[in-house]
Context: one part of a larger RNA
RNA sequence: UCCAGCGAGUUAAUUUCUAGUGCAAGGUUAAGUCAUUUGACGGAGCCACAGUGAAAGCGAGCCUGAAUAGGGCGUUUAGUACUAGGGAUUAGACCCGAAACCGGGUGACCUAACCAUGAGCAGGCUGAAGCUACUGUAACAGGUAGUGAAGGGCCGAACCGUAGAGCGCAGCAAAGCUCCCGGAUGACUUGUGGUUAGCGGUGAAAUGCCAAUCGAACUCGGAGAUAGCUGGUUCUCCUCGAAACAGUUUUAGGACUGGCGUCGUGUGGUAGCAAUUGGGGGUAGAGCUCUGUAAAGGACUGGGGCUGGCAACGGUACCCACCCUUAACAAACUACGAAUACCAAUUGUGGAAUCACGGCAGUUAGAACGGCGGAGCUAAGUUCGUCGCUCAAAAGGGAAACAGCCCAGACCAUCAGCUAAGGUCCCUAAAUUUACACUAAGUGGGAAACAAGGUGAGAUUUCUUAAACAGCUAGGAUGUUGGCUUAGAAGCAGCCAUUCAUUUAAAGAGUGCGUAACAGCUCACUAGUCAAGAGAUCUUGCGUGGAAAAUGUAACGGGGCUAAGUGUAAUACCGAAGCUAUGGAUUGUACGUUUACGUACAGUGGUAGAGGAGCGUUCCUAUCUGCGGUGAAGUCAGAUCGUAAGGUCUGGUGGAGCGUUAGGAAGUGAGAAUGCUGGA
Numbered sequence: 001u002c003c004a005g006c007g008a009g010u011u012a013a014u015u016u017c018u019a020g021u022g023c024a025a026g027g028u029u030a031a032g033u034c035a036u037u038u039g040a041c042g043g044a045g046c047c048a049c050a051g052u053g054a055a056a057g058c059g060a061g062c063c064u065g066a067a068u069a070g071g072g073c074g075u076u077u078a079g080u081a082c083u084a085g086g087g088a089u090u091a092g093a094c095c096c097g098a099a100a101c102c103g104g105g106u107g108a109c110c111u112a113a114c115c116a117u118g119a120g121c122a123g124g125c126u127g128a129a130g131c132u133a134c135u136g137u138a139a140c141a142g143g144u145a146g147u148g149a150a151g152g153g154c155c156g157a158a159c160c161g162u163a164g165a166g167c168g169c170a171g172c173a174a175a176g177c178u179c180c181c182g183g184a185u186g187a188c189u190u191g192u193g194g195u196u197a198g199c200g201g202u203g204a205a206a207u208g209c210c211a212a213u214c215g216a217a218c219u220c221g222g223a224g225a226u227a228g229c230u231g232g233u234u235c236u237c238c239u240c241g242a243a244a245c246a247g248u249u250u251u252a253g254g255a256c257u258g259g260c261g262u263c264g265u266g267u268g269g270u271a272g273c274a275a276u277u278g279g280g281g282g283u284a285g286a287g288c289u290c291u292g293u294a295a296a297g298g299a300c301u302g303g304g305g306c307u308g309g310c311a312a313c314g315g316u317a318c319c320c321a322c323c324c325u326u327a328a329c330a331a332a333c334u335a336c337g338a339a340u341a342c343c344a345a346u347u348g349u350g351g352a353a354u355c356a357c358g359g360c361a362g363u364u365a366g367a368a369c370g371g372c373g374g375a376g377c378u379a380a381g382u383u384c385g386u387c388g389c390u391c392a393a394a395a396g397g398g399a400a401a402c403a404g405c406c407c408a409g410a411c412c413a414u415c416a417g418c419u420a421a422g423g424u425c426c427c428u429a430a431a432u433u434u435a436c437a438c439u440a441a442g443u444g445g446g447a448a449a450c451a452a453g454g455u456g457a458g459a460u461u462u463c464u465u466a467a468a469c470a471g472c473u474a475g476g477a478u479g480u481u482g483g484c485u486u487a488g489a490a491g492c493a494g495c496c497a498u499u500c501a502u503u504u505a506a507a508g509a510g511u512g513c514g515u516a517a518c519a520g521c522u523c524a525c526u527a528g529u530c531a532a533g534a535g536a537u538c539u540u541g542c543g544u545g546g547a548a549a550a551u552g553u554a555a556c557g558g559g560g561c562u563a564a565g566u567g568u569a570a571u572a573c574c575g576a577a578g579c580u581a582u583g584g585a586u587u588g589u590a591c592g593u594u595u596a597c598g599u600a601c602a603g604u605g606g607u608a609g610a611g612g613a614g615c616g617u618u619c620c621u622a623u624c625u626g627c628g629g630u631g632a633a634g635u636c637a638g639a640u641c642g643u644a645a646g647g648u649c650u651g652g653u654g655g656a657g658c659g660u661u662a663g664g665a666a667g668u669g670a671g672a673a674u675g676c677u678g679g680a
Base pairs, nucleotide, nucleotide: 001680002679003678004677005676006675011091012090013089014088015087016086017085018084019083020082021081022080023079026047027046028045032041033040034039051058052057061073062072063071064070094232095231097229101222102221103220104219105218106217112196113195114194115193116192117191118190119189120188121186123155124154125153126151130147131146132145133144134143135142159183160182161181164179165178166177167176198214200210201209202208207216235614236613237612238611239610240609245258246257247256248255249254259363260362261360262359263358264357265356266355270353272349273348274347275346276345277344278343279342285336286334287333291330292329293328295326296325297324298323301321302320303319304318305316306315307314308313366391367390369388370387371386372385373384374383375382396407397406398405411584412583413582414581416580417579418578422574423573424572425559426558427557431571433570434569435568436567437566438565444561450545451544454542455541456540457539458538459537460536461535462534463533471529472528473527474526475525477502478501479500482496483495484494508523512521513520585604586603587602588601589600590599591598592597615669617666618665619664620663621662622661624659626658627657634653635652636651637650638649639648640647641646
């Protein structure tokens, strides 16, 4: 891991609701007794028949109250017993699962400490005290040489230990092996016997050790401890179908009540929708009177400061307030003020989608997206509120792939048709479709501020056959080197200005380059030549640059595309479980009938969950005067029937029991529980 078997809402009592049956203003017995296959007796008791009040009590009324007020609960009848089912309560109460708690015992053959009695420690080294001799001292002290054999002394086997490393890690081993290392006459090691026990012992103390178990041993019992937690919970079909919200909670992953679901009964123009009419509002917007914020200009009025003056009275390039004009901002501003929404009435539509009562739930971790807002950085696949939608509980088509986006809601069948979103060159079903434009960047097929004679469209305006714009030819002069300044300043360092006047077709007291200053080149301006458009500004379409990332093109799904890109318009086609067609099943309502049939209409996605109808297993009662060695059950294969659970038949195998029908009762259905037992 697989296979087989086993494996989870039960039983009892009480209570409530639903259905059925009996009797009915009544219903019913319990323990027990007598009989004995299910009967009879037994009326104690219980429920109902009257309520109300805390009660005394009163009573179709009672209570409250001063009340003849008002109000609360009643009165105008239906119950009761049993059976079945749904729920609740008390019990282990659907099953498995703790860590723990308590009680009684068993353990010191492991290990800790202690007691009693025994045993062990190769060899070598060092050489304390004391003593002896000599020396020395006044005497001691001291010195030298011997002797001597002390020590938690030294080196090192046995023995005890285990600091470091390697191997081992399903091992040789539930702690080992190898090398190396510490102690090795001692607080040493060790044999045997004994003592201390779990709310305890022992501990040179590590929460260590107390039989491979120790922050409280093991074992049996209380015991099916408790588990707001996790996991699991076994056949089929049909109808409907949620919630992830509010309030409260030692409450937040739990619970209760309400909301939302379902089933039953009742109600019968209710709910909803549309139109009209009537309402209140202070949001969006707007506005600046108020509350605040804030800009510019003006007038001068008041106050303050500074200042002149003895004062009166002035001055003020200072400050504040007020006033006038122009022009702004606000969730906690409003002299204004919508759309929606909400409430009510009327009319229409609408056949229950409403409402009331009762039985039974589940839900209270939600998610993305769109609108309006708050928090945040006008960050987040962020967070909070609200309105909507989808997912959750929804399959199908599209978006390459993609719960929450777009289209669309799957009863079943069909090698039929039409469409939605989205598409129609190939991958890939359908246009290499039509018309007119744009784009040249593979833009399309990622990105901003900003930048630019890219290119299309529109508008405004200036010049122009009295010849514009560009080019070419020629002129571009004189007073004058204007005045001042200055070393110089002559159109061109700088300053000044009636930048003036003359000749002219035209020519600035000069546009730029240039010189030390001149000179020189050039422009404005003018004529000629040429011959038809030229210049400026604004708005807008599509493009360009801006543009750097990590395995490999890799920012169209790929090929590839100059349309197969973009815009406008048009016609075809493809495209889904949508719609239609044909056949079938089933639910509800209505009608007809007829006892389950027909017709019409509307339905039939579904998690939690509610309701309904069935299939099968084991046993019991009756039944078929059932089947069976001429072959039961089981088992293998095939055929066949039913919407499904399942049923039937035929053959093989097997070798002795088994079924139909009508009821009844349950140890009644297995794929999951790191399920249990056995096997592979």